[in-house]
RNA sequence: UUCGGAUAAAGCCAAACCCGCCGCGAGGCGGGGACGGAAAGCCCCGGGUCUCACAUGGUGCGAGACAGCCGGGUUGCCCAA
Numbered sequence: 001u002u003c004g005g006a007u008a009a010a011g012c013c014a015a016a017c018c019c020g021c022c023g024c025g026a027g028g029c030g031g032g033g034a035c036g037g038a039a040a041g042c043c044c045c046g047g048g049u050c051u052c053a054c055a056u057g058g059u060g061c062g063a064g065a066c067a068g069c070c071g072g073g074u075u076g077c078c079c080a081a
Stems, first nucleotide, its partner, number of pairs: 004079002012037002017032006035068001041074003045071003048066005054060002
């Protein structure tokens, strides 16, 4: 350095739900809260799911949302087997 991930250590993030705000909506932001996570850090490159609009009755096309749906790329803490 790469691979790996423990009854190790220091930490980190934060599901559902509640409150407030934004959005047509999926959903996002802030606070509370912890289901969980060894990348649950970041990136829409590929697939997927969802929303909106148009069109069509078989499903397409456009714009968006989800990185905690999967794959991929990239960066990072610690150190047993």
This is a predicted structure of an 81-nucleotide RNA (c-di-GMP-I riboswitch aptamer) from a Deltaproteobacteria bacterium. It was read from a public genome assembly, where an Rfam model found it. It matches the Rfam family "c-di-GMP-I riboswitch aptamer". Rfam describes the family as follows. GEMM was predicted in a large-scale screen for bacterial structured RNA regulatory elements. The prediction has a mean pLDDT of 86. The source organism's lineage runs through Bacteria, Pseudomonadati, Myxococcota and Myxococcia.